[in-house]
RNA sequence: UCACGGACGCCGCCGAACGUGGCGCGAGCAGCCAGCCGCGCCGGGCCGGGGACCCACCGAUCCACUGGGGUGAAGCCUGCCCGGGACACCGUCCCGAGCGGGCCGGGCGACUUCCUGCGUCCGAAUCCGUCAGCUGACCCGGUAGGCGGUACACGGAGACCCA
Numbered sequence: 001u002c003a004c005g006g007a008c009g010c011c012g013c014c015g016a017a018c019g020u021g022g023c024g025c026g027a028g029c030a031g032c033c034a035g036c037c038g039c040g041c042c043g044g045g046c047c048g049g050g051g052a053c054c055c056a057c058c059g060a061u062c063c064a065c066u067g068g069g070g071u072g073a074a075g076c077c078u079g080c081c082c083g084g085g086a087c088a089c090c091g092u093c094c095c096g097a098g099c100g101g102g103c104c105g106g107g108c109g110a111c112u113u114c115c116u117g118c119g120u121c122c123g124a125a126u127c128c129g130u131c132a133g134c135u136g137a138c139c140c141g142g143u144a145g146g147c148g149g150u151a152c153a154c155g156g157a158g159a160c161c162c163a
């Protein structure tokens, strides 16, 4: 000097998951007072599910079949190639893996928000348990977890700061 990693503080991101108010507990920090931290309960805020009328669905025939539903952006189509299987076998189809492409959906780019571009990522996971369309009253829940570190541009609106 460069790279990588760890801890603390501060700031920020995904997400409903809040730097939320009151009360209580703690053999934690602290040690006059006072406060900090953690946990619990209640309330507020935010989020999700169930749940009427109305509306929707509900109807004939044929074929196939893998119950159905929720949270969430996490969906649809397709190419190449590898492995396996079936068949009417120099081809077609099915299942799985890898590498792409298109359409569509979502996040970030640091005061907030809207618009338009540009850049860059993501398209997972999980729950219910044979059951649920929408849905007022009403009823029942959740308030986790995981990451990052100077950081695009034009215009509009607003906030804040400065004068």
Base pairs, nucleotide, nucleotide: 010149011148012147013146014145018044020043021042022041023040024039025038026037028036029035045143046142047141048140049139050138055133067131068128069127070126071125075103076102077101078100079099080098082096083095084094085093086092087091104123105122106121107120108119109118111158112157113156114155116153117152